[in-house]
RNA sequence: AGAUGAAAAAGCCAAACCUGUUGCGAGGCAGGGACGGAAAGCCAUUGAGUCUCUUUCAGAGAUUGUCAGGUUGCCAAA
Numbered sequence: 001a002g003a004u005g006a007a008a009a010a011g012c013c014a015a016a017c018c019u020g021u022u023g024c025g026a027g028g029c030a031g032g033g034a035c036g037g038a039a040a041g042c043c044a045u046u047g048a049g050u051c052u053c054u055u056u057c058a059g060a061g062a063u064u065g066u067c068a069g070g071u072u073g074c075c076a077a078a
Stems, first nucleotide, its partner, number of pairs: 004076002012037002017032006035065001041071003046068003049063006
């Protein structure tokens, strides 16, 4: 440096659900909560998938915790 994710440590994130708020909606945000996660960090102006709305040969949106890709990054045995 590359590949990989056994054991351990330090921290990190936070599904379902509940409350408040916002949006026509998918959803977003805040608090509680913890099923999980080695990128569950970032990119939706990278591709595909899924979902929503509309005036449906199309347009406008949502999702990166669906998968792949790009990029940065903690720890570590064989």

Predicted 3D model of a 78-nucleotide RNA (c-di-GMP-I riboswitch aptamer) from a Desulfobacteraceae bacterium. Its mean pLDDT, the model's own confidence on a scale to 100, is 85. The source organism's lineage runs through Bacteria, Pseudomonadati, Thermodesulfobacteriota, Desulfobacterales and Desulfobacteraceae. Rfam family: c-di-GMP-I riboswitch aptamer. About the family: GEMM was predicted in a large-scale screen for bacterial structured RNA regulatory elements.